The prediction has a mean pLDDT of 81. This is a predicted structure of a 75-nucleotide RNA (transfer RNA) from a Dehalococcoidia bacterium. Lineage of the source: Bacteria > Bacillati > Chloroflexota > Dehalococcoidia.

[in-house]
RNA sequence: CGGGGUGUAGCCCAGCGGUAGGGCGCCUGCUUUGGGAGCAGGAAGUCGGGAGUUCGAUUCUCCCCACCCCGACCA
Repeated sequence: CGGGGUGUAGCCCAGCGGUAGGGCGCCUGCUUUGGGAGCAGGAAGUCGGGAGUUCGAUUCUCCCCACCCCGACCA
């Protein structure tokens, strides 16, 4: 430099045009002498950034950023 892939809650992931979800973790309550486990409830998201298309974009298109893989180049 070229091609491809991935960015969604603290972590790991699902969702792929029509109100953003799960597991783990966290908080509160019940239970227990206490902890753990269990049960009930709850908080936490500018969906990497910007622009475009659309009545409507996490989803489609373009540009940029970060990371990963392959190739080329250099050493």

Its Rfam family is "tRNA". Rfam's curators write: Transfer RNA (tRNA) molecules are approximately 80 nucleotides in length. The sequence was found in a public genome assembly.